The part of an RNA shown here (small-subunit ribosomal RNA, central domain) has 365 nucleotides and comes from Silene latifolia. The organism belongs to Silene sect. Melandrium, within Eukaryota. The full RNA is in RNAcentral, with records from SILVA. Rfam family: Bacterial small subunit ribosomal RNA. Its family is annotated with ribosome and structural constituent of ribosome in the Gene Ontology.
Context: one part of a larger RNA
Order: sequence, then structure tokens, then C1' cells
RNA sequence: CUGGGCGUAAAGGGCACGUAGGCGGUGAAGUCAAUAGGUUGAGAGUGAAAGUCGCCAAAAACUGGCGGAAUGCUCUCGAAACCAAUUCACUUGGGUGAGACAGAGGAGAGUGGAAUUUCGUGUGUAGGGGUGAAAUCCGCAAAUCUACGAAGGAAGGCCAAAAGCGAAGGCAGCUCUCUGGGUCCCUACCGACGCUGGGGUGCGAAAGCAUGGGGAGCGAACAGGAUUAGAUACCCUGGUAGUCCAUGCCGUAAACGAUGAGUGUUCGCCCUUGGUCUGGUCUAAUUGGUCUAAAAAGAAGAUCAGGGGCCCAGCUAACGCGUGAAACACUCCGCCUGGGGAGUACGGUCGCAAGACCGAAACUC
Repeated sequence: CUGGGCGUAAAGGGCACGUAGGCGGUGAAGUCAAUAGGUUGAGAGUGAAAGUCGCCAAAAACUGGCGGAAUGCUCUCGAAACCAAUUCACUUGGGUGAGACAGAGGAGAGUGGAAUUUCGUGUGUAGGGGUGAAAUCCGCAAAUCUACGAAGGAAGGCCAAAAGCGAAGGCAGCUCUCUGGGUCCCUACCGACGCUGGGGUGCGAAAGCAUGGGGAGCGAACAGGAUUAGAUACCCUGGUAGUCCAUGCCGUAAACGAUGAGUGUUCGCCCUUGGUCUGGUCUAAUUGGUCUAAAAAGAAGAUCAGGGGCCCAGCUAACGCGUGAAACACUCCGCCUGGGGAGUACGGUCGCAAGACCGAAACUC
């Protein structure tokens, strides 16, 4: 390499967009034209000799004669299912449009309340705080508690849910502005415009970095008090970066569903979200559940698109998965090949740096 694999044993890229490439719906036409389209049938030519294989002669061997094979290439005449190409159509894939709908999807601006802290004033007096127990700490310069007022920053209680939205990261007080995507339904329009995607480009939690702001609470580092044999910890009192905002970097995570994207096919049951249609039903049964409305709401049923729980077949080493597959198939990409050495060294690219990405070997078991 091949083969076999990738939920947990090694192995799915963090996620998307998309170039090259690979793969790709239905029907029909003529195989006319070109440099010899592929494929396939028949025929012809060629495939030197030696060699090789078979037979004969001779024979120690070389040798001599005859025949076969030589899976190839070219040409001529056909075939027309498939691949490719050309042309013309089609509508189911895909997209556009009309009408509805749901949503913490994104960006910006504004605004309200609870709580912590600090400050001011009043009241009031000796403790408060903290712990397993204490102490450091705060307090007669009046604390804690309590009432009113002010300032400032951060986070969004209840609603709240196995709920919703987003490609992923992620997204939650309320209002406004701008804006992306999705679902249902009608089937009006376009007519294969599709899928995947090496390189590439963009997005990408937290921490960290740069510049300028901000700083309530929390809190790496640090300091002190304890604990302890020691305690560079766990506990306590403080507390700086940081956490927040703006702009620019970084580009990593158990970036997880440890499960790449897309398409099709496959027994049932229950719950739930958003549509559409029908519209007194669910239960073996009740005086029970559901619905108490009439421009509306709504049980139950059907159907489409999501989110969950069981389970048949099938799969799996087992655990488990099981119409949102880890089943049955196809297309394309990424990745794996014993443990350690090692995600290290060297080199290269990127970065302000931290470091990231690509990524070995000796040796050893």
C1' cells in the first nucleotide's frame, strides 16, 4: 500500500462558507460532424528473428523441421443498455414568490427594580465578625443593629421547563431601532441551478496579551491568623492582577452527543414544542379527566417540522444504540495502525508575548 476500522479500546477536523476535485434526478433525439470518444460484437492487418510451449527427427548438450500461444495495437463494418459529449423537454431534488407562525438568534441605544459595598445624617451602646474550636480583623475617634438619603459597579430572582433559538462557541430584567436564519401552508414561478469539499477564508468559551477607561462584589499572586511533625494547602481575615466596557490580538478546551456532512429505506408505545386540517372527546367504566367559549377558546384525531423517554428487528466485544441509529445502503471529506520517549526535538509558518499549527528519531518495554 492493501485490508480493517474511528460512542467508551488508537482514531470525527471546534464550527461554518466555499475554490479545485470527486459524486450526482426523469424522458427523448441522432450517433450526422471531429484528432481514432469510452464500452461491446464480427472481420482484416500487424505483433521480425531468437526466445517460450507442443510434436517430429536426431541427440550428452547445442541444433534442424512444423505448429501454437503471444491476453497488445491499428483499421473496416455493426450494436446502442450504460459512461461521456451535444441538443430539446420535464418536475419529484434545490431555489424564488404569496399567506401565516414561534423564538434567551445577532448588533446598537435607552430604561426600571431587588441585593451587596461605601459615604452622609438620625437613633442607640459595647461589642461585632469568624470557626470544628479559635485567632488575625473591625469597634468608645461610637462599630454591629436600625431608619432615611446619596453614590457606584456588576448580575439578572420568580416566570423556568426533559422548554425555545443558533453552524458551532453560545444566548435570559424591560422597551425601541436595525438585522440573520427557521417552520407550516398554497403549489404561482425557475428548471438539476444539487451533495461533499484538499488547499483557502471567516466565526470561535474561559484564561492570557496591548492601549485607554471602569472597579461594587468576587478573587489567582501576595500578607497575616489557624491547623499540622511540617502545611509554600484545605479553614479564616485582608487583598493586587483579573473579572466589566471600547478597540485590536490570541485561536485553544472533557470546543462532548467523547458519535463528520448529505440523501434514501425500515415494528410499535408514551410525553412535549411550533404550525396546518377536521372539530365533543378520553377511559373497560363512572357523578371522573379535558373544554365553559360563540368575531373566540378548545378535548380528541390526522399530518408536517423539532425536543425527550421506552422498545421489535437489526447491530455491538460488552455496555448499549434502536425512524434525531451505533440498523440497511450510497456519495464526499477528516482521521487511526502497540506502550513509553512525545504532542517532545529540529526545521518551517503564524504571534507583541504567552505560545499555537505542521511534527520525527535514537533508545526502551